[in-house]
RNA sequence: GGCUGGCCGGGCGACCGCGUCGGCGUACCCCGUGGUACGCCGCCGAGGAAGGUCCGGGCUCCACAGGGCAAGGUGGUGGGUAACACCCACCCGGGGUGACCCGCGGGACAGUGCCACAGAAAGCAGACCGCCGCCGUGCCUUCGGGCACGGAGGUAAGGGUGAAACGGUGGUGCAAGAGACCACCAGCGGCCCGGGUGACCGGGCCGGCUAGGCAAACCCCACUUGGAGCAAGGUCAAGAAGUCCGGCGCCUUCGGGCACCGGGCGCGCGUAUGUCGGAGGGCGGCCCGCCCGAGUACGCGGGUAGACCGCUGGAGGGUGUCGGCAACGGCACCCGUAGAUGGAUGGUCGCCCCCCGGUGACCGCGAGGGACCCGGGGACAGAACCCGGCCUACAGGCCAGCCCGU
RNA sequence: GCCCCGGUAUCCCAACGGCAGAGGAAGCGGUCUCAAACACCGUCCAGUGUGGGUUCGAGUCCCACCCGGGGCACCA
Numbered sequence: 001g002g003c004u005g006g007c008c009g010g011g012c013g014a015c016c017g018c019g020u021c022g023g024c025g026u027a028c029c030c031c032g033u034g035g036u037a038c039g040c041c042g043c044c045g046a047g048g049a050a051g052g053u054c055c056g057g058g059c060u061c062c063a064c065a066g067g068g069c070a071a072g073g074u075g076g077u078g079g080g081u082a083a084c085a086c087c088c089a090c091c092c093g094g095g096g097u098g099a100c101c102c103g104c105g106g107g108a109c110a111g112u113g114c115c116a117c118a119g120a121a122a123g124c125a126g127a128c129c130g131c132c133g134c135c136g137u138g139c140c141u142u143c144g145g146g147c148a149c150g151g152a153g154g155u156a157a158g159g160g161u162g163a164a165a166c167g168g169u170g171g172u173g174c175a176a177g178a179g180a181c182c183a184c185c186a187g188c189g190g191c192c193c194g195g196g197u198g199a200c201c202g203g204g205c206c207g208g209c210u211a212g213g214c215a216a217a218c219c220c221c222a223c224u225u226g227g228a229g230c231a232a233g234g235u236c237a238a239g240a241a242g243u244c245c246g247g248c249g250c251c252u253u254c255g256g257g258c259a260c261c262g263g264g265c266g267c268g269c270g271u272a273u274g275u276c277g278g279a280g281g282g283c284g285g286c287c288c289g290c291c292c293g294a295g296u297a298c299g300c301g302g303g304u305a306g307a308c309c310g311c312u313g314g315a316g317g318g319u320g321u322c323g324g325c326a327a328c329g330g331c332a333c334c335c336g337u338a339g340a341u342g343g344a345u346g347g348u349c350g351c352c353c354c355c356c357g358g359u360g361a362c363c364g365c366g367a368g369g370g371a372c373c374c375g376g377g378g379a380c381a382g383a384a385c386c387c388g389g390c391c392u393a394c395a396g397g398c399c400a401g402c403c404c405g406u
Numbered sequence: 407g408c409c410c411c412g413g414u415a416u417c418c419c420a421a422c423g424g425c426a427g428a429g430g431a432a433g434c435g436g437u438c439u440c441a442a443a444c445a446c447c448g449u450c451c452a453g454u455g456u457g458g459g460u461u462c463g464a465g466u467c468c469c470a471c472c473c474g475g476g477g478c479a480c481c482a
Stems, first nucleotide, its partner, number of pairs: 001403008010352007018045002021042009047380001051391002054389005059229004066288004071225005076090005092103004106220002111218002113214003128159002130155003134151007167185006186210001188207008233309004242265006249258003267301007280292003302481003316335008353378006362369002407478007416431003419427001424462001433449005455471005
């Protein structure tokens, strides 16, 4: 000067003020159990991201949850994990002097598709400028031939276009060329040996010369996925136009009616359709199977937006030790760390700490260090069912390891 | 807390991965008219919300972020 990983993110004291839970006390209510209000004491009380909602689960419901198509997701190998698109180790490719960082299946010979513009030509192609020899015409001629134009043919080494032009370098060869041939190299394919759990790595032999790019194009291959989500889902209460049962009083034409009390069920109206021959549902689409099922869909109105559970002991955390390169796992012991619901942890004062600026006694040859004092600043940002990750935001500070240079 | 949709010119919207549209509205100029309106002609206007990646090439495909909008409970 860099690379990688980890940690803190203001501290202490005083005063006042909050929330859950526990204990004590007082008062009231209450048959009891217990409940309400107030006071005192005590334990505990936001995060590394609580954010994004990008993944994986636990949990809840459909529901008891099968098969297939389609659709979605992942994608080197091995391991970790409850699981994952996460983490660890390694392989290959790319970047970097390096520490490190980034990326990833195979297939373009399973099939389909795209490569605009430019260029002759972008899948088995092709001739714009060229090069070579042949024919014709004209001019010149030192009589060898040269120059210009035109035609048919050979050629793809040279030049141009482009992101990319059908291997590279050197040579042989040829009329001129060309993997036409040769040597070396790269690539592709096949065989064998060695190392490795494996992806792969190293070596040897043979071959035809060369099988462009894009799959974050459709696709093929391997593995995987039911759907919703705590506003999930449950319990209680209230309410409406009513309805059923019981008790009891009154009336009665003896069928019953009215009022009150208690309990159960339960919003009302209209249209369409459906009830063992089955609407609708099994909450992404389709099919089959298997189930639930008397209601369902639409429209217009009415009544509640109340209380409680879910709600915090979790794949939890800490220390030590063992195994493992590591991620992580085993064992032993210890801890008990917010559960709100208009939504709790705040305010004031003092001292200290860190950073920035000013001033500058004093020390020092100098560079520089620097007491006291003054002013300013102290980041991102608040649980809402709970975990494991990823991503994003972050003033300032600390620690460790590694690399390069001096 | 959770689940979805969208972002292109002043506004409203198009776009097979290949020069961002002869778009519509509005604006400006002109023709027409006594003057206007209408109509016609011409013209103007875009860092495709931001950044990175794939690709020769991205508005479009992949990833991350920013902004805006919508939905969620009962009487079954």

Predicted 3D model of RNase P RNA and transfer RNA as a complex of 482 nucleotides. It holds a member of the Rfam family "Bacterial RNase P class A". Rfam classes the family as a ribozyme.